[in-house]
């Protein structure tokens, strides 16, 4: 370089609670810890999750589509990194 321990040093934190923003979806702190060697970051392809607002549609009210929101702890790309056993 590849690799990836029942190593070490350290780190992240998923459900679920509470607080707060958000129309949601999600975020963000604070508990929690399922689990992670990129579960550091980047929406760029793909996938998905929502639907304010807009279109359609129907008319007490509802249905249907649509990202300009989102998620990288879904898969790939891209950036950048601890450590060092076997092979």
């Nucleotide at each position: 370089g590849a690799c990836g321990a029942u190593a070490a040093u350290g780190g992240c934190a998923a459900a679920c609670c509470u607080g707060u923003c958000g129309a949601a979806a999600g975020g963000c702190a604070g508990g929690g810890g399922c689990g992670c060697a990129a579960a550091g970051c980047u929406a760029u392809g793909g996938g998905u999750c929502u639907a304010a607002g807009c279109c359609c549609u129907c008319c007490a009210g509802g249905g249907g589509g649509u990202a300009u929101g989102g998620c990288c702890g879904c898969c790939a790309g891209g950036c950048u990194g601890c450590c060092g056993a076997a092979u």